A computed fold for a 1467-nucleotide RNA from a marine sediment metagenome, annotated as small-subunit ribosomal RNA.
RNAcentral holds the sequence, with entries from MGnify.
The prediction has a mean pLDDT of 83.
RNA sequence: UCCCGUUGAUCCUGCGGGAGGCUGCUGCUAUGGGAGUCCGACUAAGCCAUGCAAGUCUAGGAGGCUUUGCCUCCUGGCGGACUGCUCAGUAACACGUCGACAACCUACCCUAGGGUCAGGGAUAACCUCGGGAAACUGAGGAUAAUCCCUGAUAAGGGAUGAGUUCUGGGAUGACUCAUCCCUCAAAGCUUCGGCGCCCUAGGAUGGGUCGGCGGCGGAUUAGGUUGUUGGUGGGGUAACGGCCCACCAAGCCUAAGAUCCGUACGGGCGCUGAGAGGCGGAGCCCGGAGAGGGACUCUGAGACACUAGUCCCAGCCCUAUGGGGUGCAGCAGGCGCGAAACCUUUACAAUGCGCGCAAGCGUGAUAAGGGGACUCCCAGUGCCUCCUCACCGAGGAGGCUUUUGUCCACUGUAAAAAGGUGGACGAAUAAGGGGUGGGCAAGACCGGUGCCAGCCGCCGCGGUAACACCGGCGCCCCAAGUGGGAGCCGCGAUUAUUGGGCCUAAAGCGUCCGUAGCCGGCUAGGUAAGUGCUCUGUGAAAUCAUCCAGCUCAACUGGAUGGCGCGCAGGGCAUACUGCCUGGCUCGGGACCGGGAGGGGCCAGGAGUAUUCCAGGGGUACCGGUAAAAUGGGAUAAUCCCUGGAGGACUACCGGUGGCGAAGGCGCCUGGCCAGAACGGAUCCGACGGUGAGGGACGAAAGCUGGGGGAGCAAAGGGGAUUAGAUACCCCUGUAGUCCCAGCCGUAAACGCUGCGGGCUAGGUGCUGCGCGACCUACGGGGCCGCGCAGUGUCGAAGCGAAGGCGCUAAGCCCGCCGCCUGGGGAGUACGGUCGCAAGGCUGAAACUUAAAGGAAUUGGCGGGGGAGCACACAAGGGGUGCGGCGUGCUGUUUAAUUCGAUUCAACGCGGAGCACCUCACCAGGGGCGACGGCAGGAUGAAGGUCAGUCUGAAGGGCUUACCUGACGAGCCGAGAGGAGGUGCAUGGCCAUCGUCAGCUCGUGCCGUGAGGUGUCCACUUAAGUGUGGCAACGAGCGAGACCCGCGCCUCUAUUUGCCAGCGCGCUCUGCGGAGCGAGCGGGCACUAUAGAGGGACUGCCCUGGAAACAGGGAGGAAGGAGCGGGCGACGAUAGGUCCGUAUGCCCCGAAUCCCCUGGGCUACAAGCGCGCAACAAUGGCAGGGACAAUGGGAUGCAACCCCGAGAGGGGAAGCCAAUCCUCGAAACCCUGCCCUAGUUCAGAUCGAGGACUGCAACCCGUCCUCGUGACGCCGGAAUCCCUAGUAAUCGGGGUUCACCAUGCCCCGGUGAAUGUGUCCCUGCUCCUUGCACACACCGCCCGUCAAGCCAACCGAGCUGGGUUUAGGUGAGGACCUCUCUUCGGAGAGGGACGAACCUAGGCUUGGUGAGGUGGGCUAAGUCGUCACAAGGUACCUGUAGGGGAACCUGCAGGUGGAUCACCUCC
Repeated sequence: UCCCGUUGAUCCUGCGGGAGGCUGCUGCUAUGGGAGUCCGACUAAGCCAUGCAAGUCUAGGAGGCUUUGCCUCCUGGCGGACUGCUCAGUAACACGUCGACAACCUACCCUAGGGUCAGGGAUAACCUCGGGAAACUGAGGAUAAUCCCUGAUAAGGGAUGAGUUCUGGGAUGACUCAUCCCUCAAAGCUUCGGCGCCCUAGGAUGGGUCGGCGGCGGAUUAGGUUGUUGGUGGGGUAACGGCCCACCAAGCCUAAGAUCCGUACGGGCGCUGAGAGGCGGAGCCCGGAGAGGGACUCUGAGACACUAGUCCCAGCCCUAUGGGGUGCAGCAGGCGCGAAACCUUUACAAUGCGCGCAAGCGUGAUAAGGGGACUCCCAGUGCCUCCUCACCGAGGAGGCUUUUGUCCACUGUAAAAAGGUGGACGAAUAAGGGGUGGGCAAGACCGGUGCCAGCCGCCGCGGUAACACCGGCGCCCCAAGUGGGAGCCGCGAUUAUUGGGCCUAAAGCGUCCGUAGCCGGCUAGGUAAGUGCUCUGUGAAAUCAUCCAGCUCAACUGGAUGGCGCGCAGGGCAUACUGCCUGGCUCGGGACCGGGAGGGGCCAGGAGUAUUCCAGGGGUACCGGUAAAAUGGGAUAAUCCCUGGAGGACUACCGGUGGCGAAGGCGCCUGGCCAGAACGGAUCCGACGGUGAGGGACGAAAGCUGGGGGAGCAAAGGGGAUUAGAUACCCCUGUAGUCCCAGCCGUAAACGCUGCGGGCUAGGUGCUGCGCGACCUACGGGGCCGCGCAGUGUCGAAGCGAAGGCGCUAAGCCCGCCGCCUGGGGAGUACGGUCGCAAGGCUGAAACUUAAAGGAAUUGGCGGGGGAGCACACAAGGGGUGCGGCGUGCUGUUUAAUUCGAUUCAACGCGGAGCACCUCACCAGGGGCGACGGCAGGAUGAAGGUCAGUCUGAAGGGCUUACCUGACGAGCCGAGAGGAGGUGCAUGGCCAUCGUCAGCUCGUGCCGUGAGGUGUCCACUUAAGUGUGGCAACGAGCGAGACCCGCGCCUCUAUUUGCCAGCGCGCUCUGCGGAGCGAGCGGGCACUAUAGAGGGACUGCCCUGGAAACAGGGAGGAAGGAGCGGGCGACGAUAGGUCCGUAUGCCCCGAAUCCCCUGGGCUACAAGCGCGCAACAAUGGCAGGGACAAUGGGAUGCAACCCCGAGAGGGGAAGCCAAUCCUCGAAACCCUGCCCUAGUUCAGAUCGAGGACUGCAACCCGUCCUCGUGACGCCGGAAUCCCUAGUAAUCGGGGUUCACCAUGCCCCGGUGAAUGUGUCCCUGCUCCUUGCACACACCGCCCGUCAAGCCAACCGAGCUGGGUUUAGGUGAGGACCUCUCUUCGGAGAGGGACGAACCUAGGCUUGGUGAGGUGGGCUAAGUCGUCACAAGGUACCUGUAGGGGAACCUGCAGGUGGAUCACCUCC
């Protein structure tokens, strides 16, 4: 002095937890000593075996003996009322403190004075005899005293009267006198020293009693009390008293808490705390109380008596059944109870107490010892050197020291022990507990485990790499201790006096009036209660502080001083403030007057529109209702129009953040009655005031009772729709009710979620009322401006607040008073009380459960919220898919295997850019392999090889047999190679998608407590966060753009294998002039092409709009406003995909999950889906003829050309490592012909036959050719995809992979459209804004019934205990009274108020238990729905009423703590 935990993050509220100290218990562990007010207190004030815990004394008598004394018994005296133990009871004068006794006592002790005379009597022990089991007891006989009695003296007491002397606040006291009355002393012993005894007075000590004040909880205990309160008289006591009794009166206590219930000995003190306080109060001290429960009494100075007695009750023991005994809450000890607590020790040596003259005796008080980690204190478990090692350490060797340990002697002590002194030996005899994710100090160590086992105060760890579990190692903390559980204080300003709060977090009573209480304006005087100062007394000791001192130090102890007990009592002084008394004042408050304002209230009368109904008239087929319908109404004439009537309810417009009222609430007009407020006043009173526990009154809607009324509306109810269902939302109908009168109810989001009153603290600007002033005036209750007061809005300084916000109408700064709050749930529930006719209201818990529940704000995300912009998103179009066939991929199924991965977009002609073997990862079968190290084995032959036979699909692979060779060695343990084995949720890399979307950030500054915001917002603009302007921002970065590539125009350079305009050659024709053909040659590089370098476009120019940016249009141009296409993919996100491309951590297999081989499978086939191909035909098919490309590829290759074949293809073969040669015939297209709408000359699946090619090999399972066969299919449901121009569509070509095998994929060119220049409706994206209970972020969150389990509670016919109380009965005992007897001590009998205990009946209260019932809480993945959170899809919520499986629905009234749009008002 804090720290952790609610959130994505933040601030706050709030609770939970952690860290400290103390107390007792406990786990593990433990060397010694000292000290202490420690040790059966907590539970059983439960019960106790045994031993001990109170005796002593010549005063006297007796007996005995070891006889100048001792022992024993008895009488007698003193003491057994102390000490010791315990804390049950007790809420009380019990305790504390201060007083009082004018209402008292006090043995032993002290002081002073006086006395101790005379006489008498009994009895125990003892002796004798009885009873009884015992305990004990009876009779007779004898005797002494300090035993008992009588008398005397002294003395004391009382009453009455007198004296007025003393004390005092006050005589009832004291004193004196007189009279009368009462009581009425003494004890001896002796060693002659003395010890005693009696009376009186005083003291001391100890008590008794009374009073003031103080110290627990509950109001879900509000009334209690009959000896109760007082009086008179008496009784009783040491003493006052209603303590007790008789009579009289009717009092007494209580909201400042009586009574009742619960709890509890009180204090000094102890613990904790900065303190205030909280908690404790067993131990030591003081006081009290108790002695198994209860009552009573004697003795005595003192008791109602722990180890006295009597009795009842309960328990136990003995017994001969007749009767007796007993009380450890004394010390030890036992049982029981429990988490919990020791020895049946020693001694009276010390201290103290009792007795005694004393010696002394007694003493479980006490002093000592033993046991106990109970607390506190002190000390130790070693030190040095060297060596080694993995070096803050460990081990080894040597040395040193000796507190402690063991031993000896002396001392110590009552005796011991401890301790002390001296000596010997010897590092010897001595370290643990807890922790190590955060809080919180110490591991990013190893192994094990795998949401298991477990840990965890709280947060939280554990689901295969665990710093969190278990073990090891290391480390941290404390240390003879260290942890755990329980309790208390602190932390907690979470009970707030010091020192909190209540708009939204929990919290302002619905409102007002008012009782008690609390608080109270200006001024003067008095008083001195509060208050302040001072003095006196007291506030025990111990405890505490400081200093000093004693034990070696310390703990401990002693002394001194101080403090403490915060107090109480008394005296004195002061008088500012408060109080009290007296007087004055006017500003608080009230009254009065004036003219105005008002939906203020009550009553009565009146008016008006509309709805409905009725009647009449007109009129005809529909009306009504909805998103659309239907139910419903209508030919018995509706709806509609007109006229008239009836009836109830209501009061449009005005109407307004306008008015009034305390709140609820109040709205047509008029009248009557009542009340309040504001303004103004040179009026009056004179503090009369404020608040307000209890209390009272008012109090929306719904609801209730009785009586009316009933038009419209409308819970419930009936019906129609909607729906999966629809007990709802919508529709039709409709009853209570809504209205009135009388009476209940008493609640609301009764809200400004803000109690009432007063004062103080900047302003701006509206509206309402009154007053004053100026101006204008058509003069009117006119208008306008300013000022004042009052009210009501809004913005805002300071200030406040967690923030939102509040801000002279405070949520600011102060004062007074009241109410209320103290985590969430359980619960405004239960029980009790009270009110109500009921519904229900008010008051109002606990068990249990939970780590949060909350407030405000922030950033996101989301919305069946809003605004803006955009995209083949839709729209406008073109073409498809979805049907059938086939290809291909996927699911599913099947299978020995059908290897695996990918699964919305973003898996599915995807990895597969090409599965017959191979590939290959799968299945069946067969075979093979261990670098390196160690060990079995091995020249009695390891490992290897092989003919033959056999097993086998096959094989020296195994086996049989034989041979060759000659040193190793898979039989075992470790360790490897390898793994397309696992984990893409351990990873790298790469990729996909959001998304070519326009975003994502930073620095500095500024704002905010902070998260965070600003910048990045706004307006315009853009494809764009592109730009321009504004702005607490100014700049910058990553993205966009720029950049790179291709295409389009031009220029330059270059020219082979390309090209060919011109020239020559060549070829053909020729009319010989020439024309044509042709890149073959020469030649050339103009053109094309190729491939390098440049240019070109910049909104530069014009017009329009605009501030600009820019937009629209135009000119020029090959090209425009980004020219067209591509590459390039921000910060990030999706635990997206890939461990089966490669890489790689960990795990696993390791003689098989490795390697090889044969065969099979990946090609299966009832189904479902995706992507394609070819189609269904005439824009076509078929046949014949004709034309024009580009890109690529080619040496295990492309192959011209020739031959063979109908063809696939075959046989030859030039050229080409390729601008040279080959592939290479492009096709759609054009021309001509046929087909004639047909399952066809469409379509081509399927199947049959024959062939070709690749390859070791085409059976499973390739492709191609020819012939035959010719299926389905006639344009495709719901739904869905692509495309904006050289695009779609359509046509062919090439490449890839590749031995063979595309309808795939990637390229290339040919032909070549339609529509749109809009919008945000669908799908989505971006920005701004709004709501949110979401943040795993709407595929979110979340509610209730039902079902299952567990838990505690409530109700419950009852059953059963405890406490207390009332009445009655029985009744031990019983003061006292009467009678009888008496050796006068007493005994017996009877009565007897009261009375323990027991019985009966009842009341109150508190436990246990209880069939069954009720709701509640909790519990990974149950059922039904979807209530709430975004306008949550019917806004939500409150009160109330009805209804319903459930959340809920509906009616009425209310709130905004409702989104959205529009309008109004204010700023």